Large-subunit ribosomal RNA, domain VI from an Actinomycetota bacterium, 265 nucleotides, folded computationally. The coordinates come from a structure-prediction model, not an experiment, and the mean pLDDT is 90. The organism belongs to Actinomycetota, within Bacteria.
Context: one part of a larger RNA
RNA sequence: CGUAGGAGAUUUGAGGGGAGCUGUCCCUAGUACGAGAGGACCGGGACGGACGCAGCUCUCGUGUGCCAGUUGUCCUGCCAAGGGCACGGCUGGUUGGCGACCUGCGGAAUGGAUAAGCGCUGAAAGCAUCUAAGCGCGAAGCCGGCCCCGAGAUGAGAUCUCCCACUGGAGAACCAGGUAAGGCCCCUGGCCGACGACCAGGUUGAUAGGCCGGACGUGCACGCACGGUGACGUGUUCAGCCGACCGGUACUAAUCGGCCGAGGG
Numbered sequence: 001c002g003u004a005g006g007a008g009a010u011u012u013g014a015g016g017g018g019a020g021c022u023g024u025c026c027c028u029a030g031u032a033c034g035a036g037a038g039g040a041c042c043g044g045g046a047c048g049g050a051c052g053c054a055g056c057u058c059u060c061g062u063g064u065g066c067c068a069g070u071u072g073u074c075c076u077g078c079c080a081a082g083g084g085c086a087c088g089g090c091u092g093g094u095u096g097g098c099g100a101c102c103u104g105c106g107g108a109a110u111g112g113a114u115a116a117g118c119g120c121u122g123a124a125a126g127c128a129u130c131u132a133a134g135c136g137c138g139a140a141g142c143c144g145g146c147c148c149c150g151a152g153a154u155g156a157g158a159u160c161u162c163c164c165a166c167u168g169g170a171g172a173a174c175c176a177g178g179u180a181a182g183g184c185c186c187c188u189g190g191c192c193g194a195c196g197a198c199c200a201g202g203u204u205g206a207u208a209g210g211c212c213g214g215a216c217g218u219g220c221a222c223g224c225a226c227g228g229u230g231a232c233g234u235g236u237u238c239a240g241c242c243g244a245c246c247g248g249u250a251c252u253a254a255u256c257g258g259c260c261g262a263g264g265g
Base pairs, nucleotide, nucleotide: 001152005163006162007161008160009159010158011157015149016148017147018146021049022048023047024046025045026044027043033038051106052105053104054103055102059100060099061098062097066093067092068091069090070089071086072085073084074083075082076081110144111143112142117137118136119135120134164264166177167176168175169174182260183259184258185257186202187201188200189199190198207253208252209251210249211248212247213246214245217241218240223236224235225234226233227232
């Protein structure tokens, strides 16, 4: 821009894409077969590999503003307590998130038409013949079936709901203007994301931060008391601190606003 007014939702599915793999073992059955050795078809079941999709309950990894321990040094006047630097100084653990080594699921079943192949009926050609007319089976393959995208499918589809029938330029089409439903700008953000987009919100508000409560994690703070010559220990203390998690609460910031947007041959 189009889709024959302008919007907001929900859809149909033309068409396109994805997937399509495979092993071992067990039963049938030591059966059929075979002198034996060996050893099935058909059918049923169990467990795997690789690959793919999804997820974070479990396990593991990561963790650079979480917690603790600790070395050297400098600083906060000193003690004590802390802070800076040294690879995040080093070391032990670790929430959310992300991930795989973790967890769940998938390949199918099934229908249709077939290939090679196997057949039925059957002449030409009194026989024979799966083929010439006709008919039936038959593949991981083909068309459906499963998953995803999908009406620019210009062949532009469908359903529901909302907005109305304005003003001026000349007089159906055209131009300009203010509006409606609605949308955008702007702002707070996200499990969304390169940017746009998408989604949740913008005071009639829990969108983010703060604060409060809880969880999780660290693992028992500072100070004081007591014990010890002391390093230190014990008590107060399952303490103290605590990123992302779960809730609550308008304290802070989403203020105030602006723009676009139909009038229907």